[in-house]
RNA sequence: GGGGCUAUAGCUCAAUGGUAGAGCAAGCGGCUCAUAACCGCUGGGUUCUAGGUUCGAAUCCUAGUAGCCCCA
Numbered sequence: 001g002g003g004g005c006u007a008u009a010g011c012u013c014a015a016u017g018g019u020a021g022a023g024c025a026a027g028c029g030g031c032u033c034a035u036a037a038c039c040g041c042u043g044g045g046u047u048c049u050a051g052g053u054u055c056g057a058a059u060c061c062u063a064g065u066a067g068c069c070c071c072a
Base pairs, nucleotide, nucleotide: 001071002070003069004068005067006066007065010024011023012022013021018055026042027041028040029039030038048064049063050062051061052060
């Protein structure tokens, strides 16, 4: 220098262009003599950034940023 992949909740990951979710973690409650485990509830989002397309974008297009891999 060229090519590819990834970026979504605190963590790990889902999500046919049509209301952004799960598990774990956190908080609260139940259970227990008590703790853990277990059960229930609650909160938690600039979907990497900036534009574009569209009635509508996490999703499609362009550029950029960061990380990883391959080639030179």

Transfer RNA from an uncultured Anaerolineae bacterium, 72 nucleotides, folded computationally. The coordinates come from a structure-prediction model, not an experiment, and the mean pLDDT is 84. Its Rfam family is "tRNA". By type it is a transfer RNA. It was read from a public genome assembly.